Model confidence (mean pLDDT): 77 of 100.
Bacterial RNase P class A from an Alphaproteobacteria bacterium, 360 nucleotides, folded computationally.
Rfam family: Bacterial RNase P class A. Rfam links the family to the GO terms dimeric ribonuclease P complex, tRNA processing and ribonuclease P activity.
The sequence was found by an Rfam model in a public genome assembly.

RNA sequence: UCGGAAAGCCGGAUGGCCGCGCGUCUUCCUUGCGAAGGCGGGAGGAAAGUCCGGGCUUCACGGAAACACGGCGCCGGCUAACGGCCGGGCAGGGCGACCUGACGGAAAGUGCUGCAGAGAUUUAAACCGCCGAUGGCCUUUAAGGCACAGGCAAGGCUGAGAAGGUGCGGUAAGAGCGCACCGCGUCGCUGGCAACAGGGACGGCAAUGGUAAACCCCGCCGGAAGCAAGACCAAAUAGGCGUCCCGCAUGGUGUUUUUCCGCACCGGGGCGCGGGUAGGUUGCUAGAGGUCUGCGGUAACGCAGAUCCCAGAUGAAUGGCUGUCCCCGACAGAACCCGGCUUACAGGCCUUCUGGCUUU
Numbered sequence: 001u002c003g004g005a006a007a008g009c010c011g012g013a014u015g016g017c018c019g020c021g022c023g024u025c026u027u028c029c030u031u032g033c034g035a036a037g038g039c040g041g042g043a044g045g046a047a048a049g050u051c052c053g054g055g056c057u058u059c060a061c062g063g064a065a066a067c068a069c070g071g072c073g074c075c076g077g078c079u080a081a082c083g084g085c086c087g088g089g090c091a092g093g094g095c096g097a098c099c100u101g102a103c104g105g106a107a108a109g110u111g112c113u114g115c116a117g118a119g120a121u122u123u124a125a126a127c128c129g130c131c132g133a134u135g136g137c138c139u140u141u142a143a144g145g146c147a148c149a150g151g152c153a154a155g156g157c158u159g160a161g162a163a164g165g166u167g168c169g170g171u172a173a174g175a176g177c178g179c180a181c182c183g184c185g186u187c188g189c190u191g192g193c194a195a196c197a198g199g200g201a202c203g204g205c206a207a208u209g210g211u212a213a214a215c216c217c218c219g220c221c222g223g224a225a226g227c228a229a230g231a232c233c234a235a236a237u238a239g240g241c242g243u244c245c246c247g248c249a250u251g252g253u254g255u256u257u258u259u260c261c262g263c264a265c266c267g268g269g270g271c272g273c274g275g276g277u278a279g280g281u282u283g284c285u286a287g288a289g290g291u292c293u294g295c296g297g298u299a300a301c302g303c304a305g306a307u308c309c310c311a312g313a314u315g316a317a318u319g320g321c322u323g324u325c326c327c328c329g330a331c332a333g334a335a336c337c338c339g340g341c342u343u344a345c346a347g348g349c350c351u352u353c354u355g356g357c358u359u360u
Stems, first nucleotide, its partner, number of pairs: 001356006008349003012325007020042001022040007029032001044331001048342002051340005056226004061262006069222005074088005089103001090101004104217002109215002111211003127156002129152003134149002136146003164182006183205001184203004189198003230282004240273007251266004289308008
């Protein structure tokens, strides 16, 4: 200096005049969702998607077991928990920094494997080929010729993959047929909490390849519904009518289904017609909270101390006008709350690492 990789942060600033919403204080009054004034605070890193996990609320239900369904899937740790995060292992990509992983099992079983190719599980298969020792045919009788019987799958082709790979020997030509090394299997040793890594002994070796994001097998986890949950106040109407099903205490109902036990209640459910409720208060923001410091830990994070209060609207609050500056302004607005994931993002700041070039 040009590329690349990983992480963090900002994302308009400032002044004036009016105007919103909440909290709190003062005053006033007609005591109400009242009026006026002072002070303090008032959208995000994703508030988005509604994909996960919880807190919280409700359900007379609770305990145990089973099935179904759903989720996860290498090992260890963190967490309230998770499909999240951190670290490690293995595999793959990259020159590298780094990135990705739907990462248990193909030797329990079943299924599928396009096109190409002879052939992709029926002891698979023979297109081009090799041999033809032994048997056969021919002949000029030559370690001759042919390539019929027979033998082969070592060479070539196709393919992601062709019944382990490379080399040597052996053979008529070949083949783990034998040997060496690798691969594979069994057993055990060393290191590591472990996933795994390394070495050794034995075995020529039936698990041909791939696919479980196919069915399946194995292990672990899981009640349902949801702030439009729920609670209270006020008000109103018609605890309405019809029909069907289960059942009637040896029974029925009780938020996936079934069974058992306990407990509570006394019927339970479907469909159709019709009537009332269009209001208010609460839930509603002090939290698995933020910030700083110290200690422990590789880290995620934990512990301790100090300090701070930082939106609670409800047809939906932060807006209108205007002056200056300049980055000329991206993606985009809470609605019970929190931890994650995913997606979108103009411009800018900053830290570390890696590759190339040049100079010293």